Small-subunit ribosomal RNA, 5' domain from an uncultured bacterium, 543 nucleotides, folded computationally. Its mean pLDDT, the model's own confidence on a scale to 100, is 81.
[in-house]
Context: one part of a larger RNA
């Protein structure tokens, strides 16, 4: 000298754009953080609309605008949070999978019939409650059978190409096993009743078997990854083989049997620290510290342990067990997990609001409108960092009045101030200002395109209309008025900046050297100066 997620000191006008529990992965009061689909379903608790009845309190039906609860589909494994554990294929890189799965999306093909339940609902109990137990109707894309099988699996073979010599691809042939669900809109050209439906037809959107792909992820491996040798021996599923199991997959990745291996001073085993990396800081670099915000990977979710549903979890806001802890209870049982957001105690030197909004990006669901999204966008509070801009500008000499020095002549603070003359930035007042931030949605036209089709649905164009939290904000005019904004550290020498008084190894000071015992540029103070400036200096880590 730079640097910081900084702390405390003094002091402070304003924008802008960043960042703000580094310590107690201590505990947590409250609130919200993840739902959605009625165009799968049975259906109507509330509310809307119609219609009856009424004692004017209310009551009954209808319909499905709408829709609690229930059954199903997604989705909750994504997005957030935090580092506690991990020296480890955990992470960087760099390969391998002839050893492997992948919803949704996507390319291409291909595709049917039946039935019997259990919730919602009624009834009828059991507890205080969470909550449950019997009994009866019910549907569906929920279950469950049958039927077909290109082509997929499985088992025996046959030929060709590969090949890491284990196996892999493809072509064939015989056999065994396994599928499915309809919704919502149109139309009557073929049947059937014949107003117009129903079968059928089309259009969209799902649904089953196959398939080329994207995407994600699994496993495997070569290299590289702190410190202690005041840790030198370690190790029995250990190391290998053969079988059997499992698993989406190879393996000791589990088992019985066999065999003595296997790793180690090139540092194993122990112990200590610690996510790890793009990167950050620094520095000429080479290194060296760090790993906060932003991206990437990994772990983890009160602690331990376990599965279950699922394409995916061994699952933060799921489910079981056992533990501490907290909270209810009628004492018989029960809730509960902020390392989500904002909060609060508590801990610290020390870190923010129980804000607004889904308007825009993202996500989920949904055929759309749209609902939900403390992700996000945004507002606040903090000089906690960066960056800008203000506190005025010209003139002005009697060198003013006071400081302060002084050899009493004078020097200085100083153009500095007054006093003339301007100006108007922030800041204040008043008006404009939905500019932009928009993309998308919805109604008509118009054109292509599926179709039998003037229906109807897809795409593409052009027109009207509706959507802002920020926020009356940003930006612009005007209005007044120098009017409201400068201050901290230093001044012996490293170092830029000098006298005076005071005090007398006292009082202090101090990063090193070193000041101070009667003239102290080094203490305190005062006048000048010197540096930096909405900051200044100090402390505290790193280079």
């Nucleotide at each position: 000298g730079a640097a910081c997620g900084a702390g405390g000191u003094c002091u402070a006008g304003u924008g802008g754009c960043g960042u703000g529990c580094u310590u107690a992965a201590g505990a947590c009061a409250u609130g919200c953080a993840a739902g959605u689909c009625g165009u799968a379903c049975g259906g109507a608790a509330a509310g809307g609309c119609c219609c009856c009845c009424u004692u004017c309190g209310g009551g009954g039906g209808g319909u499905a605008c709408u829709c609690g609860a229930g059954u199903g589909g997604c989705g909750c494994a994504c997005g957030g949070g935090u580092g506690a554990g991990u020296a480890a294929c955990g992470c960087g890189u760099g390969g391998g999978u002839a050893a492997u799965c992948u919803g949704c999306c996507u390319u291409a093909g291909g595709g049917u019939u039946a039935g019997g339940a259990c919730a919602a609902c009624c009834c009828c109990g059991g507890g205080a409650a969470a909550c449950u137990g019997g009994g009866g109707c019910u549907a569906a894309u929920a279950c469950u059978g049958g039927a077909u099988a290109a082509g997929a699996c499985c088992a025996c073979g046959a030929g060709c190409u590969c090949u890491u010599c284990g196996g892999a691809g493809c072509u064939u042939g015989c056999g065994g096993a396994a599928a499915a669900a309809g919704a919502u809109g149109g139309c009557c050209u073929c049947u059937c009743c014949u107003u117009g439906g129903a079968a059928g037809c089309u259009a969209u959107c799902g649904c089953c078997c196959u398939u080329c792909g994207a995407u994600g992820a699994g496993c495997c491996c070569g290299c590289g990854u702190c410190c202690c040798a005041u840790u030198a021996g370690c190790u029995a599923g250990u190391u290998g083989g053969u079988g059997a199991g499992g698993u989406g997959a190879c393996g000791g990745c589990c088992c019985a049997c066999c065999a003595a291996g296997g790793c180690u001073u090139u540092g194993a085993u122990g112990g200590g620290u610690a996510g790890c990396u793009g990167g950050u800081c620094u520095g000429a670099g080479a290194g060296g510290a760090u790993g906060a915000u932003c991206a990437g990977c990994c772990a983890c979710a009160c602690u331990g342990g376990a599965a279950c549903u699922g394409a995916g979890a061994c699952a933060c806001g799921g489910u079981c067990c056992a533990g501490a802890c907290u909270c209810c209870u009628a004492c018989g049982g029960g809730a509960g997990g902020c390392a989500g957001c904002a909060g609060u105690c508590g801990g610290g030197a020390a870190u923010u609001u129980u804000g607004g909004g889904c308007a825009a990006u993202g996500g989920g669901c949904g055929a759309a409108a749209g609902c939900c999204u403390g992700a996000c966008c945004c507002a606040g509070c903090a000089a906690c960092g960066c960056c800008g801009c203000g506190u005025g500008a010209g003139g002005g000499a009697u060198g003013a009045a006071g400081g302060c020095c002084c050899u009493c002549g004078g020097g200085u603070c100083g153009u500095a101030a007054a006093c003339c003359u301007c100006u108007g930035u922030c800041g204040g007042g008043a008006g404009g200002g939905g500019a932009g931030a928009a993309c998308g949605g919805u109604u008509g036209c118009c054109g292509u395109u599926c179709a039998a089709a003037c229906a109807g649905g897809a795409c593409g164009g052009g027109a009207g209309c509706c959507u802002g939290a920020c926020g009356g904000u940003a930006c612009c005019u005007c209005c007044a008025a120098a009017g409201g904004a400068a201050g901290c550290a230093c001044c012996g020498g490293c170092u830029a900046a000098c006298u005076c008084c005071g005090u007398g190894c006292c009082a202090g000071c101090a990063g090193c050297c070193g000041c101070g015992g009667u003239a102290a540029u080094a203490c305190g103070g005062a006048g000048g100066g010197u540096g930096c400036a909405a900051g200044c200096g100090u402390u505290g880590u790193u280079c």